[in-house]
c-di-GMP-I riboswitch aptamer from uncultured Shewanella sp., 82 nucleotides, folded computationally.
Taxonomically the source falls in Shewanella (Bacteria, Pseudomonadati, Gammaproteobacteria, Shewanellaceae).

RNA sequence: GAUAAGAGCAAAACCAGAGAAAUCUGGUGACGCAAAGCCACGGGUCCUCUUUGUUUCACAAAAGGAUAGCCGGGCUGCCGAA
Repeated sequence: GAUAAGAGCAAAACCAGAGAAAUCUGGUGACGCAAAGCCACGGGUCCUCUUUGUUUCACAAAAGGAUAGCCGGGCUGCCGAA
C1' cells in the first nucleotide's frame, strides 16, 4: 500500500460437539480483512460454576474465564508500482 500479481483468512446463518455461561472446535457458507497470522502486556466489552456482603426480586464486590474480526502494544510473514 496500487483497479498490480500469486496466494491466504473467513462474519452472520445452519448442522454436530464442548462448556454453568460468555464463548470455543469441526463441517457447510462468505460479511468483510494489507496482517481478520501469533501473543491476554495495558485499556474496553462480555460471562458467573465458586466465595463474600446486602438480601423481596436481585444487586455489589472478590476471584476465575472469554474476546486478538474492539483498541493500543509485542513478535513474525507474501508481493513490490507511486
Rfam family: c-di-GMP-I riboswitch aptamer. Rfam describes the family as follows. GEMM was predicted in a large-scale screen for bacterial structured RNA regulatory elements.